[in-house]
Context: one part of a larger RNA
RNA sequence: CUGGGCGUAAAGGACGCGUAGGCGGUCUAGCAAGUCAGGUGUGAAAGCCUAUGGCUCAACCAUAGAAUUGCACUUGAAACUGUUAGACUAGAGUAUGGGAGGGGCAGAUGGAAUUAGUGGUGUAGGGGUAAAAUCCGUAGAUAUCACUAGGAAUACCAAAAGCGAAGGCGAUCUGCUGGAACACUACUGACGCUAAGGCGUGAAAGCGUGGGGAGCAAACAGGAUUAGAUACCCUGGUAGUCCACGCCCUAAACGAUGAACACUAGUCGUCGGAGGGCUUGUCCUUUCGGUGAUGCACUUAACAGAAUUAAGUGUUCCGCCUGGGGAGUACGGUCGCAAGAUUAAAACUC
Numbered sequence: 001c002u003g004g005g006c007g008u009a010a011a012g013g014a015c016g017c018g019u020a021g022g023c024g025g026u027c028u029a030g031c032a033a034g035u036c037a038g039g040u041g042u043g044a045a046a047g048c049c050u051a052u053g054g055c056u057c058a059a060c061c062a063u064a065g066a067a068u069u070g071c072a073c074u075u076g077a078a079a080c081u082g083u084u085a086g087a088c089u090a091g092a093g094u095a096u097g098g099g100a101g102g103g104g105c106a107g108a109u110g111g112a113a114u115u116a117g118u119g120g121u122g123u124a125g126g127g128g129u130a131a132a133a134u135c136c137g138u139a140g141a142u143a144u145c146a147c148u149a150g151g152a153a154u155a156c157c158a159a160a161a162g163c164g165a166a167g168g169c170g171a172u173c174u175g176c177u178g179g180a181a182c183a184c185u186a187c188u189g190a191c192g193c194u195a196a197g198g199c200g201u202g203a204a205a206g207c208g209u210g211g212g213g214a215g216c217a218a219a220c221a222g223g224a225u226u227a228g229a230u231a232c233c234c235u236g237g238u239a240g241u242c243c244a245c246g247c248c249c250u251a252a253a254c255g256a257u258g259a260a261c262a263c264u265a266g267u268c269g270u271c272g273g274a275g276g277g278c279u280u281g282u283c284c285u286u287u288c289g290g291u292g293a294u295g296c297a298c299u300u301a302a303c304a305g306a307a308u309u310a311a312g313u314g315u316u317c318c319g320c321c322u323g324g325g326g327a328g329u330a331c332g333g334u335c336g337c338a339a340g341a342u343u344a345a346a347a348c349u350c
Base pairs, nucleotide, nucleotide: 003322004321005320006319007303008302012318014201015200016199017198021194022193023192025088026087027086028085029084030083031082033081034080035077036076037075038074039073040072041071042070049065050064051063052062053061054060091191092188093187094186095185096183097182103177104176105175106174107173108172109171110154115149116148117147118146119145120144121143125136126135162169163168206247207246208245209244210243211242215241216240220236221235222234223233258317259316260315261314262313263312266294267293268292269291270290271289272288273287274286275285276284277283278281299305323350324349325348332343333342334341335340
């Protein structure tokens, strides 16, 4: 390289938008670049192959042919690819309508609880554990009542439920705003799919500057446990967790399953829209879209496996893998304030 692969054995990029490139719906006409057919020239000789002949045979040699699958020119064909022109509506999109939703951003507001402070009542304990102790408390704690302050999170609703490309999103209200589904017609007329580079988004932790700091809590301190205990348990407790702005760019970023399209048994739920029915209900039914359970065909090395949300059957495009270790490391490059990230070997060894 080919071949074969990528749920769990090595292997799907964390996710999106999109450039080049690759691929691309139906019909008609033209062109003839690809494609196909014929012709001409060329494709050195030798060699290989076929036939005949010459050395007594053979090796070897000679003659003739074939082959040289290619290239150039030329004459045609027009189904397919391409291209030009025209047309279409089944892909894609736009408009209209009423609904669903923790989708995003900003602002305002609420109640429960924890903690702290002040005051009242009240007295000797409280707290914590397997048991204790450190710890708090006669300078009046714990408990209880009232008021005040402040920060963070939003019980119930809550659900194999919803929304989002992924990360993720949950009190209430308001404003701004993105997307999807459905219905009905109307419109545009292939405008599509994928996507190397590129650009953007990207949990937590971490970093910079300035705020904030109730609870929790790395580090740290003390008490226990223990042979020891740099832990598990307990009492404290600082970064951090929160906000604004700017970085970092990684996760078991998982469905360990790339995106798009088409086709391929059923059954039972659930969410959203639309239609129909009557007994107007917590109803029945049809259909489109989402999300689950179970389970055939088929598939899988196997799986309490997948199975119309495929890991089935096909097509297109991208990414990735190629024995274990060395190693996701070294060196170099790029990025970063740093931490580090990314790209990414070899010797050697089994």
A computed fold for a 350-nucleotide part of an RNA from an uncultured bacterium, annotated as small-subunit ribosomal RNA, central domain. The full RNA is in RNAcentral, with records from ENA, Greengenes and SILVA.